The RNA shown here (c-di-GMP-I-GGC riboswitch aptamer) has 86 nucleotides and comes from a Gammaproteobacteria bacterium. Model confidence (mean pLDDT): 81 of 100. The model forms 86% of the base pairs in the Rfam consensus.
[in-house]
RNA sequence: GGUUACAGGGGCAUACUCAUCGAAAGAUGAGGACGCAAAGCCACCGGUCCUAAGGGAUAAGCCCAAGGAUAGCGGGGUUGCCAGAC
Numbered sequence: 001g002g003u004u005a006c007a008g009g010g011g012c013a014u015a016c017u018c019a020u021c022g023a024a025a026g027a028u029g030a031g032g033a034c035g036c037a038a039a040g041c042c043a044c045c046g047g048u049c050c051u052a053a054g055g056g057a058u059a060a061g062c063c064c065a066a067g068g069a070u071a072g073c074g075g076g077g078u079u080g081c082c083a084g085a086c
Stems, first nucleotide, its partner, number of pairs: 002086003011036002016031006034072001040078003044075003047070005054064003
């Protein structure tokens, strides 16, 4: 350094509830744990979700563009803990 188990210590925190922020998706904090070895960090690629404000069409659903959200949807980038055996 590679492959792959077990254990211990520690870490994060789904749904849901409350508060705050937001037009929304959603975010933050507290409680709470479904799970997680990167569930640390980054919207670069694909996906999904939202649409107050712009444009188009329609009876309506909608479409375009732009912006936003999701890193706990996947890929990619980057940093990184313990540890037996081979």